[in-house]
RNA sequence: GGUCCUGUGGUCUAGUGGUUAUGAUAUCGCCCUUACAAGGCGAGGAUCGACGGUUCGAACCCGUCCAGGACCA
Numbered sequence: 001g002g003u004c005c006u007g008u009g010g011u012c013u014a015g016u017g018g019u020u021a022u023g024a025u026a027u028c029g030c031c032c033u034u035a036c037a038a039g040g041c042g043a044g045g046a047u048c049g050a051c052g053g054u055u056c057g058a059a060c061c062c063g064u065c066c067a068g069g070a071c072c073a
Base pairs, nucleotide, nucleotide: 001072002071003070004069005068006067007066010025011024012023018056027043028042029041030040031039049065050064051063052062053061
């Protein structure tokens, strides 16, 4: 330098055009316990890597860029 893949709460992840972005884990509160852990109930936390474009409507489709990775040279 070329081709391809990935980017979504702190972390991991579902969502492949439509009304509230899913779950796990972590954190916090309450219950339980003599206490801790485990368990149960609940809460907060994302404007979906950035900027444009297409569309009535974009996390999703298109373009450029950014970051990471794989292969080739």
A computed fold for a 73-nucleotide RNA from an archaeon, annotated as transfer RNA. It was read from a public genome assembly. Rfam family: tRNA. It is annotated as a transfer RNA. From the family's description: Transfer RNA (tRNA) molecules are approximately 80 nucleotides in length.